A computed fold for a 75-nucleotide RNA from a Candidatus Woesearchaeota archaeon, annotated as transfer RNA. Its Rfam family is "tRNA". Gene Ontology term of the family: triplet codon-amino acid adaptor activity. Rfam classes the family as a transfer RNA. The sequence is in RNAcentral, with records from ENA. Its mean pLDDT, the model's own confidence on a scale to 100, is 82.

RNA sequence: GGAUCUGUAGCAUAGUCUGGAUAAUGCGACGGCCUUCUAAGCCGUAGAUCAAGGGUUCGAAUCCCUUCAGAUCCG
Numbered sequence: 001g002g003a004u005c006u007g008u009a010g011c012a013u014a015g016u017c018u019g020g021a022u023a024a025u026g027c028g029a030c031g032g033c034c035u036u037c038u039a040a041g042c043c044g045u046a047g048a049u050c051a052a053g054g055g056u057u058c059g060a061a062u063c064c065c066u067u068c069a070g071a072u073c074c075g
């Protein structure tokens, strides 16, 4: 230098192929119930405008373009 893949709550992932309107799940955090207390269990709450920018569209995490970061392969 070229190609491919990945980037979504504090962490780990799903959703992307096939666009549809409140972005889901587990762990974690916080509050409550339970318990003599803690842990476990149960209930609830908050937290991500989906790496960044632009485009297409009535509508974009999802499609297109560019850029950034990381990984792998080739030279």
Base pairs, nucleotide, nucleotide: 001074002073003072004071005070006069007068010027011026012025013024020058029045030044031043032042033041051067052066053065054064055063